[in-house]
Molecule: c-di-GMP-I-GGC riboswitch aptamer
Organism: Bacillus suaedaesalsae
RNA sequence: ACCGAUAAUGGCAAAGCUAUCGAAAGGUAGUGACGCAAAGCUACGGGUCUAAUGCAUGCAAAUGCGAUGAUCGCCGGGCCGCCGAAG
Numbered sequence: 001a002c003c004g005a006u007a008a009u010g011g012c013a014a015a016g017c018u019a020u021c022g023a024a025a026g027g028u029a030g031u032g033a034c035g036c037a038a039a040g041c042u043a044c045g046g047g048u049c050u051a052a053u054g055c056a057u058g059c060a061a062a063u064g065c066g067a068u069g070a071u072c073g074c075c076g077g078g079c080c081g082c083c084g085a086a087g
Stems, first nucleotide, its partner, number of pairs: 002087001003084002011036002016031006034073001040079003044076003047071003052068001054065004
């Protein structure tokens, strides 16, 4: 350095519920633990989700398209990092 344990010290916290913000996806706080060795940070590439504004159709209701939105606990990249058995 790779690697990652039935180790140690600590850490994070899915779903659900409550409050709140948001058009929504989703975020934040509390509760709660399914899991996680980067489940730390970063939307840079891909994926996925949403569809307010916009555009199209329409008498209308509505429908379709479409990220300037969201997700790093979907995958990859970049940056930083605790511990140390075996190999």